[in-house]
C1' cells in the first nucleotide's frame, strides 16, 4: 500500500497479493569460470580400507629373504641390522575429528569471587641427584583351548619396582610483628612429625628429584538474563540450619550421627510440554520478531544403562568392568564387536557428494634429530544447491523476401529481424611457453668461535650452494582455426507490467484472493504477438514484513468483540504543603570488559566483483570509581486545603420486628327473586328449576394496599408504597472546635444479590406453569374461553443467575450556557402558602465548544487529564467438551480444540415492501345501466388425432392476436415426383444474334421432355468478333434457406400509463453513499400555481402549439343552393348566390367582467354576458426508465448451421380434422315484441382489369343490357330503428333460428375435402342463465342500420360513419392500481424476498463408552552384577623388618550404597472400540412457518 462483507457508504473486523530470506525439494530448461556449500528425516543399522602413535640418546633380547667373501660343496663367515616383528619402560592416547540424544540447568550469556583450589608438557629461580635390594615381562618349557586367549615351571635388564640416608621454602602446632577486619592475609621465630631423585650421552647436553614465581588450562561459587502450560497451587524430611566427624584438589548436607523445625511459592515453587546455550543469522524504518546449517566460543554424548581404574587430566568416541539389546564367528565348551571420525553400504526420505591424491604448506604427537604417524588440513572430484563475474556476437543490411499470425481482404505484425556483406575472438579447439605457493630443518662447502694435545671428530654461529610441490604442466601468456558448439522459463481478467484468433460449451480444466467456463471465454487449451527474468525461470514448504491484526515505541470497551451484578476490604500499584538528611532510583564524567569471526566506513591483493588482508570505528551492556541533589524513593520534623470527629438542625416507600386498618373478590349462612348466567370476533365447555345470576342483611380467610403520585424521594445494586409503635443504617445543611495524609483503586477474599427453583414446616383469597375441556384451523400439543395443581404468602436454610441497562468500572481535577424540578443554607422584600437575587446537594429535558464511523454525549461527559482495577483481539463450532471448585438437586464458575466460511459485524443511505401511519386521484369501490358466465352457431386458443394438422403469441400486458380476409396461389407444414452455379444476382471464358416471344402437337398427375409452326433478322460505332443488350453451354466463385439464436442486435411495438413524474449546473451541508432544490402551508386535471425555505436557475415530461367539431365573420360560388324573377314532371333550364352547403383565410373564451371566499396570493364558489365558461368535446402527442416484455416468419444484421439440400420446381393433401376445457363475439329466449302494408329522415365514404343507372326476364341469389361516371355531376344507394295501421296474446308460440333434404345462383382453371348466396321444405337447444366476472359517467351507455380496407369469390372480426337516446354517482370505509410524505426493516434477483428447526441421504472432524493396547512416572516392597568404601585374620605372600603367629599387600567372607530386572498400588498421556451425543458441509428431498414490516400473538433476556 491493494484486493475483497453493501445496490451504493462510512468504520469496524478477519482473509488474501505485491517484498526480502533459505543447508531447500520438485517441474521445464542448460555454455564457461571464480568463491562458498552440501543427511535438516533413523542419537537407524554397518560390509571393507584408512583415521594414534612415537622414542633403539631408557632396557633385554632380536630373525628372515637377498647380496658378498669362503668352503671339505654339508656349510661357515660378513653384510642385510643402530633391520623388521615383539617385549619392559617413557610421553602421548583428556587434543585434533563428529553429533546435538538428554538437559530448562550457575548449562550457557554476562558481571565477578575463589582471603576456598588444581595444573603434565613450557618459562624464571633456588637446592639437590647418596647407599643399597628384590623382581617381572620378552625369552626357554611344559600343559589346557577349534579359537580368542589363559596356566605353571625357569633365565634375565631398565630412567620400571622397594628399602634406607639428606633436605624444607612440605604438614601439625605455639610465640609474635605488620596489614586488614566478617572470615583472615603476609612476615619472623621456635618445637615436633613425616618425606626425594634414574640415569643416558655422540660429551656440547639431555633427563630426573623438592621447591618458588609465571604461563596456559581446568574445577567451583555468586548477582542479573534465559521458551510454553494455572483446564499444573501448593511443594520440601537430608529436606532448611546447627554442630561433630568423615571426605575432596577444594568450599559445601557432599556423606554420616546428633539437635532444632525449617527452606521454597502467586515477583508462579511443584508438575506437564518443548528446547543444547551464545557469538550470530534472517527480516523490520526503529522496537520488535523468527532461526541457532557452514565459521567461533562454551556445554552434552559416543550402541543402551551403571561403574570405577589409570592418570597432570576422563569417571575416558576408535581404553577396562558389568547388565541389556542387537549382530558376527564357533568343534556349542566359548568368543568378538560398537563409523554421531574420512570415504563407503543399507534403510528412511522430497531431499544431500569420491571406498580420489599428499603430508608440498599450516598445525599436531613422539624424538636430541634425521624422521615416524596424522581421512586434522591441504587440494581435486561429484551437484546450476547459492552467490559473483563472462558469453553466446559487433557493424551495416528493405525487395520491408519467404513463412506463420490477423484482416474492414486494402493493408497490419513478427521485422534490420532473416539472407547478404564486412569485421571480431571472450569462450572453444589445436600447438607452444609457463609461474607465484619454498622457508625452515637436512647435506655438502666455507669462515668465526667452544671443547680437545689436535688442523680429525664435534657443539654454537654465520656465508654460499643443494634438496623438498599433492594440487599440475594448474592459473597465466603467445600463436593459429572459425560465428562456428552456446537461451531459456513462467505471465500477459483486476491486484499486477503484458491482446488477439481458433477450438470447447457450468463440459474439459483454472484460481494466492476476488472469482472464470452454460456457444461470440483479453481467465480453460493451442497459435501468433507481447510482457518479465535470463543460464536461469516458476512451483512447493517455511521465517520476517505488510499486520498498529496483542498496540512499550503504537489499539480499544455507550450501539461493531469488550465495564466484573452491586459493594467492603487484603496483597500491590499509586498519593497533599513545608524544611532537613541521605543518595537506592536518576543524571554526568572515569576506569575495566563487552573474544576472534560477522555487520559498517576507509585503504589494499587477486584483470573486475564475489572472495580474502590490514587499519579504524561501533559493539545502545554488565561491573567500577567519582561527582551532582531537582524529581521519586527512605529517615527525621512540622503543616492543613485531600480524609475524619464533635455540635446545631433537615428531607426520606433505606432496613428489621410487632401490631392496627378500610375498599374489592371468594367462599359460607339467611332473606327477596326467577331462569337463565357466564363467555366471544362468532360459538361451545362451566354454572343454574337441587334455584344460579342479580340484590340485601351476617360472618369466614387470605392476599395487596386505589386516590396522594410526579420528568417526585430513599438505596451500593437487587430494589423500596395502607397505618402506629420500637430499634436501626446511610445522606444533606450551617457553624465553630478537634486529629493531622489516617487517602484512592483494589488481583485473590467476603458480604449482600429480582424472578423463577430446591429442601423442612406453615398458609392458600385472587392469579395461574403442568394439566383437563370447549372453540379456531389443513392440522393448532399455540394465541381466544371455561376450569385448574404446582407456585405466587409466612418462618427457617439453600441456589447465585437476569437485556442484574445508562448495554456507559471507581476516584480526583479542569472546562461557554438555558429550562424545570427534590431537600437545605443565606440575603432582598410590598412580610405572603406570593416573588427575585445567590449557595451546597441530588435529578431531568435542550443545547454549545471539544469528541465520535455515524448515531450520538455534552459540569450527572462518550470533552480535557492523572491514578488504579475489570475486560477485548474475524463468524461458526461454542453461555459447548473435557478437567477442576461449588450445589441436596437444577444447575453455575472457570473455559478450549479438531474442523468450517471469506467473511460476520455497527452507524447512516438510495429504493422496494408492510395484514405500519397521514393525504390524494383513478368506472377503483359505491349507486346505476347493459352484458358475459348457461342455449345454438360463428372465430381464436388449449388438448388430443393426423403423413401434415406450418411457425409465432402465454397472467395482466397471449386467445376474431400476427392474418386488412389458408379452394388452388398464398404456404412456410406433408406425401410423392423432379432439378443442381441453380427459381433469383455480379464477375471470368466460349458460343449464338432466327435470339427471344406466341402458337401448335405428343407423353406425363404437372413440372418437365420431344417435336412443329409463327412473328421482328437486336443498339451504338473514330468497323477493333470494340462497346453495351439479350440468350445459351461449361466450370467456378457464388446464389439460396420463413434453419437455430429476440439472452448477440438494429428499427418496431406492447404495458405500467396521459400516471406526474424523471433529472441537471452552480451554490450549500454531509468524512461519505447521499441531501437539499422536489420537503412544508394551501392549491390543481398536472412538479399547474402561489406564498414560504440555502438555496438560485434550467432541462425532459404536464399545459400551450397541431387536426377535427360547435359560433360568426370575410372571400369564393361549380358539379353545390333556390329567396325574389322566369321556367319545369324534375334546380330541369334561364338568373342568381342571399340562405344552406363547400372550399380557404379571420375573429372568438383569456377566469377577462362582477359578488362572495381565501393570507390582500394563487385560486375556489356563485352570477352576467356569449354559440361555446373555467383544459368547451373529442383525436394525435407516451418523461428518466421497468418488465433479458414480443417480433431473426415485415425488414435489417453478427455468429452459428444445410449446398445432388435445411436450397428450386410441381401434383395433391393439410393449416377447415374433434370425446372435450377455456377466450371473444353473433342470433336468440319475445308484446318497450314479431309478422304484413304504408310513409319519412342521414352521415361519411369507395368506384375504369371498377362502380354499373333505367329498361327487360327471374319468386329470388341473379341474368341480360349498356346509358353515364376517371365523380359536390354518374354509379355503388332503397338507410334502418322511428312513425301510421293491421294481426299475433304469453305459448317452445305467427318466439327462436340452428340442423337436415331438394332444387338453384355467382366467382373462379377448378367450390369433394372446404366457398357465399338464393328459393322450398325441415323447425334442434334457448322461457333471461350458479359460483363468478367485464364495459360504461353524456350525445356516453344501450340500440338501429350505412360504408370502406383485404378482395376473383368468401365477415356475427376489423376500422369508420350517423339515426334514436337514458339510468346513477351519498360519498372515500372496503376491494384493485397510482402518486407524495411519513414509519420500521435482518428485503436490494428487491416480500413471488429473507429465512429458522426437527426428519431423511451422503461425507467429515469431535465428546462419552463396558473395555483393550502401549509409552512416561510416583510411592511401598523384592532383587542385588560390576565397582567402590567399610568390616573381617579363612588362604596365599619377593623387597622392610625389631626376624615375631610382625608390619604391609593381595584373595577370599560379609555389610553399606547401586544398573538392570521383578511384585503390587497409583497418576498421567497416547491409540483403538460395539454402541452413543451433540456439530459442520452437502443438490432443486420431506414437514411446517419461528424470526425479519404491528412479521400477522412485539420483540428479546
Nucleotide at each position: 500500500g491493494a484486493g475483497u462483507u453493501u445496490g451504493a457508504u462510512c468504520c469496524u473486523g478477519g482473509c488474501u497479493c505485491a517484498g526480502g530470506a533459505c543447508g531447500a525439494a520438485c517441474g521445464c530448461u542448460g555454455g564457461c569460470g571464480g568463491c562458498a556449500u552440501g543427511c535438516u528425516u533413523a542419537a537407524c543399522a554397518c560390509a571393507u580400507g584408512c583415521a594414534a602413535g612415537u622414542c633403539g640418546a631408557a632396557c633385554g633380547a632380536g630373525a628372515a629373504a637377498g647380496c658378498u667373501u669362503c668352503u671339505u660343496c654339508g656349510g661357515a663367515a660378513g653384510u642385510g641390522a643402530u633391520u623388521a616383528a615383539a617385549g619392559u619402560g617413557g610421553c602421548g592416547c583428556a587434543c585434533g575429528g563428529g553429533u546435538g540424544a538428554g538437559u530448562a540447568a550457575c548449562g550457557c550469556g554476562u558481571a565477578g569471587a575463589c582471603a576456598a583450589u588444581c595444573u603434565g608438557c613450557c618459562c624464571u629461580u633456588c637446592a639437590g641427584u647418596c647407599c643399597g635390594g628384590g623382581a617381572c615381562a620378552a625369552c626357554u618349557u611344559u600343559c589346557c583351548g577349534a579359537a580368542a586367549g589363559g596356566g605353571g615351571a625357569g633365565c634375565u635388564a631398565a630412567u620400571a619396582c622397594c628399602g634406607g640416608a639428606u633436605a624444607a621454602c612440605a604438614a601439625u602446632g605455639u610465640u609474635u610483628a605488620a596489614c586488614a577486619u566478617a572470615a583472615g592475609u603476609u612476615g619472623a621465630a621456635u618445637a615436633u612429625u613425616u618425606g626425594a631423585a634414574a640415569g643416558c650421552u655422540c660429551c656440547g647436553g639431555c633427563g630426573c628429584u623438592g621447591a618458588u614465581g609465571g604461563a596456559u588450562g581446568a574445577g567451583u561459587c555468586u548477582g542479573c538474563g534465559u521458551c510454553c502450560c494455572a483446564u499444573u497451587a501448593g511443594c520440601u524430611u537430608g529436606u532448611u540450619g546447627g554442630u561433630g566427624c568423615g571426605g575432596u584438589a577444594g568450599c559445601g548436607g557432599c556423606g554420616u550421627a546428633c539437635c532444632a523445625a525449617g527452606g521454597c511459592c502467586a515477583c508462579g515453587a511443584u508438575g506437564g510440554g518443548u528446547a543444547g546455550c551464545g557469538g550470530g543469522u534472517u527480516u523490520g524504518a526503529g522496537a520488535g520478531g523468527a532461526c541457532g546449517a557452514u565459521c567461533c566460543g562454551c556445554c552434552a554424548c559416543a550402541c543402551u544403562g551403571g561403574a570405577a581404574c589409570u592418570g597432570a587430566g576422563a569417571c575416558a568416541c576408535g581404553g577396562u568392568c558389568c547388565a541389556g539389546a542387537c549382530u558376527c564367528c564357533u568343534a556349542c565348551g566359548g568368543g568378538a564387536g560398537g563409523c554421531a571420525g574420512c570415504a563407503g553400504u543399507g534403510g528412511g526420505g522430497a531431499a544431500u557428494a569420491u571406498u580420489c591424491c599428499a603430508c608440498a604448506a599450516u598445525g599436531g604427537a613422539g624424538g636430541a634429530a634425521a624422521c615416524u604417524c596424522u581421512g586434522a588440513u591441504g587440494c581435486a572430484g561429484c551437484a546450476a544447491u547459492g552467490u559473483c563475474g563472462c558469453g553466446u556476437g559487433a557493424c551495416c543490411g528493405a525487395u520491408g523476401a519467404a513463412g506463420c499470425u490477423u484482416c474492414u481482404a486494402g493493408g497490419a505484425g513478427c521485422g534490420u529481424a532473416a539472407a547478404g556483406g564486412u569485421c571480431u575472438g571472450u569462450c572453444g579447439u589445436g600447438a607452444g611457453g609457463g609461474a607465484a605457493g619454498a622457508a625452515a630443518a637436512g647435506u655438502u662447502u666455507g669462515g668465526a668461535u667452544g671443547u680437545u694435545a689436535a688442523u680429525a671428530a664435534u657443539g654454537u654461529u654465520u656465508a654460499a650452494a643443494u634438496c623438498u610441490g599433492a594440487c599440475g604442466g594448474u592459473a597465466c601468456c603467445u600463436u593459429a582455426c572459425a560465428a562456428g558448439a552456446a537461451a531459456g522459463c513462467a505471465c500477459c481478467g483486476g491486484c499486477u507490467a503484458a491482446c488477439u484468433u481458433a477450438g470447447u460449451g457450468c463440459c474439459a480444466g483454472c484460481a494466492g484472493c476476488c472469482g472464470c467456463g452454460g456457444u461470440a471465454a483479453u481467465a480453460c487449451u493451442a497459435g501468433g504477438g507481447g510482457u518479465g527474468c535470463g543460464a536461469g525461470c516458476g512451483u512447493u514448504g517455511u521465517c520476517c514484513g505488510g499486520a498498529a491484526u496483542c498496540a512499550c515505541u503504537g489499539g480499544g470497551c455507550g450501539u461493531a468483540a469488550a465495564g466484573g451484578g452491586u459493594c467492603c476490604g487484603u496483597a500491590g500499584g499509586c498519593g497533599u504543603c513545608u524544611c532537613a538528611a541521605u543518595a537506592a532510583g536518576u543524571c554526568a564524567c572515569u576506569u575495566g570488559u563487552u573474544a576472534a569471526a560477522g555487520a559498517c566506513a576507509c585503504c589494499g591483493g587477486c584483470u573486475u566483483a564475489a572472495c580474502c588482508g590490514g587499519u579504524g570505528g561501533c559493539c545502545u551492556g554488565c561491573a567500577u570509581g567519582u561527582g551532582a541533589a531537582a524529581c521519586u524513593g527512605u529517615u527525621g520534623a512540622g503543616a492543613u486545603a485531600g480524609a475524619g470527629u464533635a455540635u446545631a438542625g433537615g428531607a426520606g416507600a433505606g432496613g428489621a420486628a410487632a401490631g392496627u386498618g378500610g375498599a374489592a373478590u371468594u367462599c359460607c349462612u339467611g332473606g327477596u327473586g326467577u331462569a337463565g348466567c357466564g363467555g366471544u370476533g362468532a360459538c361451545a365447555u362451566g354454572c343454574g328449576u337441587a334455584g344460579a345470576u342479580a340484590u340485601c342483611a351476617g360472618g369466614a380467610g387470605g392476599a395487596a394496599c386505589a386516590c396522594c403520585a410526579a420528568u417526585g424521594g430513599c438505596g451500593a445494586a437487587g430494589g423500596c408504597a395502607a397505618c402506629u409503635u420500637u430499634c436501626u443504617g446511610g445522606c444533606c445543611u450551617a457553624u465553630u472546635a478537634c486529629u493531622g495524609a489516617c487517602g484512592c483503586u483494589g488481583a485473590g477474599g467476603g458480604a449482600c444479590g429480582a424472578a423463577a427453583g430446591c429442601g423442612u414446616g406453615g398458609g392458600g383469597a385472587g392469579c395461574g406453569a403442568a394439566c383437563a375441556g370447549g372453540a379456531u384451523u389443513a392440522g393448532a400439543u399455540a394465541c381466544c374461553c371455561u376450569g385448574g395443581u404446582a407456585g405466587u404468602c409466612c418462618a427457617c436454610g439453600c441456589c447465585g443467575u437476569a437485556a442484574a441497562c445508562g448495554a456507559u468500572g471507581a476516584g480526583u481535577a479542569c472546562u461557554u450556557g438555558g429550562u424545570g424540578u427534590c431537600g437545605g443554607g443565606g440575603g432582598g422584600u410590598u412580610c405572603g402558602a406570593c416573588c427575585c437575587c445567590u449557595u451546597c446537594g441530588g435529578u431531568a429535558c435542550c443545547g454549545g465548544a471539544g469528541c465520535u464511523a455515524a448515531c450520538g454525549c455534552a459540569u450527572u461527559a462518550a470533552g480535557u487529564a492523572c491514578u488504579c482495577c475489570g475486560c477485548c483481539u474475524g463468524g461458526g463450532a461454542a453461555c459447548u467438551a473435557c478437567g477442576a471448585c461449588c450445589g441436596c438437586a437444577a444447575g453455575g464458575u472457570u473455559g478450549a480444540a479438531a474442523c468450517u466460511c471469506a467473511a460476520a459485524u455497527g452507524a447512516a443511505u438510495u429504493g422496494a415492501c408492510g395484514g405500519g401511519g397521514a393525504c390524494c386521484c383513478g368506472c377503483a369501490c359505491a349507486a346505476g345501466u347493459a352484458g358475459u358466465g348457461g342455449a345454438g352457431c360463428a372465430u381464436g386458443u388449449g388438448g388430443u388425432u393426423u403423413a401434415a394438422u406450418u411457425c409465432g403469441a402465454a397472467g395482466a400486458u397471449a386467445c376474431g392476436c400476427g392474418c386488412a380476409g389458408a379452394a388452388c396461389c398464398u404456404u412456410a407444414c406433408c406425401a410423392a415426383c423432379a432439378c443442381u452455379u441453380g427459381a433469383c444476382a455480379u464477375g471470368u471464358u466460349c458460343g449464338u444474334c432466327g435470339c427471344g416471344a406466341c402458337u401448335c402437337u405428343a407423353a406425363g398427375a404437372g413440372a418437365u421432355u420431344a417435336g412443329a409452326g409463327u412473328u421482328u433478322u437486336c443498339g451504338g460505332g473514330u468497323c477493333g468478333g470494340c462497346c453495351g443488350g439479350a440468350c445459351g453451354a461449361a466450370a467456378c466463385a457464388c446464389a439460396g434457406g420463413u434453419c437455430c439464436u429476440g439472452c448477440a442486435u438494429g428499427g418496431c411495438u406492447g404495458u405500467c400509463g396521459u400516471c406526474a413524474g424523471c433529472u441537471c449546473g452552480u451554490g450549500u451541508c454531509g468524512u461519505g453513499a447521499g441531501a437539499u432544490g422536489u420537503u412544508g402551508g394551501g392549491u390543481u386535471a398536472a412538479g399547474u400555481c402561489c406564498c414560504g425555505c440555502a438555496a438560485c436557475g434550467a432541462g425532459c415530461g404536464c399545459a400551450a402549439c397541431c387536426c377535427u367539431u360547435a359560433c360568426u365573420u370575410u372571400u369564393a360560388g361549380u358539379u353545390g343552393c333556390c329567396a325574389u324573377c322566369a321556367u319545369u314532371u324534375a334546380g330541369u333550364u334561364g338568373g342568381g348566390c342571399a340562405c344552406u352547403c363547400u372550399g380557404a383565410a379571420a375573429g372568438a373564451a383569456c377566469u377577462g367582467c362582477c359578488a362572495g371566499u381565501g393570507a390582500u396570493a394563487a385560486g375556489c364558489u356563485g352570477g352576467a354576458g356569449g354559440a361555446a365558461g373555467g383544459u368547451g368535446g373529442g383525436g394525435a402527442u407516451g418523461a428518466c426508465g421497468u418488465c433479458a416484455a414480443g417480433u431473426c416468419c415485415u425488414c435489417a444484421u453478427g455468429g452459428c448451421c444445410c449446398u445432388u439440400a435445411c436450397g428450386u420446381g410441381u401434383u395433391g393433401g393439410g393449416c377447415u380434422a374433434c370425446a372435450c376445457a377455456c377466450g371473444u363475439g353473433c342470433u336468440a329466449c319475445a308484446a318497450u315484441g314479431g309478422c304484413a302494408a304504408g310513409g319519412a329522415c342521414a352521415a361519411a365514404g369507395a368506384g375504369c382489369c371498377a362502380c354499373g343507372a333505367a329498361g327487360c326476364c327471374g319468386c329470388g341469389a341473379g341474368g341480360u343490357g349498356u346509358a353515364g361516371c376517371u365523380a359536390a355531376u354518374c354509379u355503388c344507394a332503397u338507410a334502418a330503428a322511428u312513425c301510421u295501421u293491421u294481426u299475433c296474446g304469453u305459448a317452445g308460440u305467427c318466439c327462436g333460428g340452428a340442423u337436415u333434404g331438394g332444387a338453384g345462383u355467382c366467382u373462379g382453371c377448378a367450390a369433394c375435402u372446404c366457398g357465399a348466396c338464393u328459393c322450398c321444405a325441415u323447425g334442434a337447444a334457448g322461457u333471461c342463465g350458479g359460483a363468478a366476472u367485464c364495459g360504461c359517467u353524456a350525445g356516453u351507455a344501450a340500440u338501429c342500420g350505412u360504408a370502406g380496407a383485404u378482395c376473383a369469390g368468401a365477415a356475427u372480426g376489423c376500422u369508420a360513419c350517423g339515426g334514436u337516446g337514458a339510468a346513477u354517482a351519498c360519498g372515500c370505509u372496503c376491494c384493485c392500481g397510482g402518486g407524495u410524505c411519513u414509519u420500521g426493516u435482518a428485503c436490494a434477483c428487491a416480500c413471488c424476498g429473507c429465512c429458522c428447526g426437527u426428519c431423511a441421504u451422503a461425507c467429515c472432524a469431535u465428546g462419552g463408552g463396558a473395555g483393550u493396547g502401549g509409552g512416561u512416572u510416583g510411592c511401598a516392597c523384592c532383587a542385588g552384577a560390576a565397582g567402590u568404601g567399610g568390616c573381617u585374620a579363612g588362604u596365599c605372600u619377593a623387597a622392610c623388618u625389631u626376624a615375631g603367629u610382625g608390619a604391609g599387600g593381595a584373595c577370599g567372607g560379609u555389610c553399606a550404597c547401586c544398573a538392570c530386572g521383578g511384585u503390587g498400588u497409583g497418576a498421567u498421556u497416547c491409540a483403538u472400540g460395539a454402541c452413543u451425543g451433540g456439530g459442520g458441509u452437502a443438490a432443486a428431498g420431506u414437514c411446517g412457518u419461528a424470526a425479519c414490516a404491528a412479521g400477522g400473538u412485539a420483540g428479546c433476556c